A computed fold for a 73-nucleotide RNA from Candidatus Acidifodinimicrobium mancum, annotated as transfer RNA.
Its mean pLDDT, the model's own confidence on a scale to 100, is 83.
The sequence is in RNAcentral, with records from ENA.
The same sequence occurs in records of 2 taxa.
Its Rfam family is "tRNA". Rfam classes the family as a transfer RNA.

């Protein structure tokens, strides 16, 4: 230098192919329970790598870039 794959919440991830309200678990905060703590129960907080394009509408499709992993040279 070229090719492929990947990037979603604090963490691990689903959804992407086939565009239409962004979900789960753990963690954190509040409350309940408990002599205290833990377990358990309820509620809450919080996210689509960056920029652009297509579209009525983009996490999803297209282009460029950044970073990571692998391969070729």
């Nucleotide at each position: 230098g070229c090719c492929g794959c990947g990037a979603u919440a604090g963490u691990u991830u689903a959804g992407c192919c086939u565009g239409g309200u962004a979900g789960a678990a753990c963690a954190a905060g509040a409350g309940g329970c408990u002599g205290u703590g833990g377990c358990c129960c309820u509620c809450u907080u919080g996210g689509c790598c960056u920029g652009g394009g297509u579209c009525c509408g983009a996490a999803u499709c297209c282009c460029a870039g950044u970073c990571g992993c692998g391969g070729c040279c």